[in-house]
RNA sequence: GGGAGUAUAGCUCAAUGGUAGAGCAGUUGACUUUUAAUCAACCGGUUAUAGGUUCGAUCCCUAUUGUUCUCA
Numbered sequence: 001g002g003g004a005g006u007a008u009a010g011c012u013c014a015a016u017g018g019u020a021g022a023g024c025a026g027u028u029g030a031c032u033u034u035u036a037a038u039c040a041a042c043c044g045g046u047u048a049u050a051g052g053u054u055c056g057a058u059c060c061c062u063a064u065u066g067u068u069c070u071c072a
Base pairs, nucleotide, nucleotide: 001071002070003069004068005067006066007065010024011023012022013021018055026042027041028040029039030038048064049063050062051061052060
């Protein structure tokens, strides 16, 4: 220098164009002599950034940035 993948909650990951969810973590309560475990509820997102297409974009297109792999 060329090519490909990836970026979503504190972490690990879902979401086939129709207003983003799960597990763990955190908070509160129940239970328990207490802790742990269990159960219930709650909390938490500018979907990397900027444009474009579309009635509508996490999703499709372009560019940029970070990161991983690969070729030379």